[in-house]
RNA sequence: GCGAGAUUAGUACAGUGGCAGUACACUUGCUUCCCAAGCAAGGGACGCCAGUUCGAUUCUGGUAUCUCGCU
Numbered sequence: 001g002c003g004a005g006a007u008u009a010g011u012a013c014a015g016u017g018g019c020a021g022u023a024c025a026c027u028u029g030c031u032u033c034c035c036a037a038g039c040a041a042g043g044g045a046c047g048c049c050a051g052u053u054c055g056a057u058u059c060u061g062g063u064a065u066c067u068c069g070c071u
Base pairs, nucleotide, nucleotide: 001070002069003068004067005066006065007064010024011023012022013021018054026042027041028040029039030038047063048062049061050060051059
């Protein structure tokens, strides 16, 4: 330099155009003499900039970072 893949919550991952989810973690409450476990509720995220579309996490382009391969 070229090509491919990835980027979603604190962490690990789902989500193939129509209200962004799960598990663990965190907070509060219940339970318990206390802790743990259990139960219930709650807060928190689509890397960035554009385009297409009535509508984009999703499709397209660019860009940033990471991983792999080629040279």
The prediction has a mean pLDDT of 83. A computed fold for a 71-nucleotide RNA from a Minisyncoccota bacterium, annotated as transfer RNA. The organism belongs to Minisyncoccota, within Bacteria. Its Rfam family is "tRNA". It is annotated as a transfer RNA. From the family's description: Transfer RNA (tRNA) molecules are approximately 80 nucleotides in length. The RNAcentral record of the sequence draws on ENA.